The prediction has a mean pLDDT of 83.
Transfer RNA from Dinophyceae sp. MGD, 73 nucleotides, folded computationally.
It matches the Rfam family "tRNA". The family's RNA type in Rfam is transfer RNA.
RNAcentral holds the sequence, with entries from ENA.
The organism belongs to Dinophyceae, within Eukaryota.

């Protein structure tokens, strides 16, 4: 230091053409057991990296930053 990807729930990851943010485990109560695991239900849990800008309306479009991972030098 030039290119290109990622950043959403505690973890790992969806998110179509811009229109009310979800799923698996994990946590919580329940249920069921002699009492566990295991299976079931139901619940909680988001500054969608940050700061603008465009929209009537942005996790999604632009710009810029931060961190991160590759490649090339």
């Nucleotide at each position: 230091g030039u290119c290109a990807g990622g950043a959403u729930a505690g973890c790992u990851c969806a998110g179509u053409u811009g229109g009310u943010a979800g799923a698996g485990c994990a946590g919580u109560g329940g249920a069921u057991u002699g009492a566990a695991a295991a299976u079931c239900c139901a619940c909680a849990g988001g500054u969608c990296a940050c700061c603008a800008g465009u929209u009537c309306a942005a996790g999604u479009c632009u710009g810029g930053u931060u961190c991160u991972u590759g490649a090339c030098a």